[in-house]
RNA sequence: CAGUCGCAAAGGCACACCCGUGGAGAGGCGGGGUCGCAAAAGCACGGGACCUUCGGGUUAGCCGUCCCACCGAA
Numbered sequence: 001c002a003g004u005c006g007c008a009a010a011g012g013c014a015c016a017c018c019c020g021u022g023g024a025g026a027g028g029c030g031g032g033g034u035c036g037c038a039a040a041a042g043c044a045c046g047g048g049a050c051c052u053u054c055g056g057g058u059u060a061g062c063c064g065u066c067c068c069a070c071c072g073a074a
Base pairs, nucleotide, nucleotide: 005072006071012037013036017032018031019030020029021028035061042066045064046063047062048059049058050057051056
């Protein structure tokens, strides 16, 4: 220095729910909130689940792949 890994520290994100807003809907966005998370950052490639106006769409905090990143004990 790098990889694996995840003790500590500094931080980070934000489930459910509530309010507003947009959408046909799943769900998204903003604010509050804090169940949890070492990738709970990113991406819809594969699978799953959900919606549908059956053309498609949503979900990355369902799983897998890929990929970028903070810290540094054993």
A computed fold for a 74-nucleotide RNA from Cryobacterium tagatosivorans, annotated as c-di-GMP-I riboswitch aptamer. Taxonomically the source falls in Cryobacterium (Bacteria, Bacillati, Actinomycetota, Micrococcales). The coordinates come from a structure-prediction model, not an experiment, and the mean pLDDT is 89.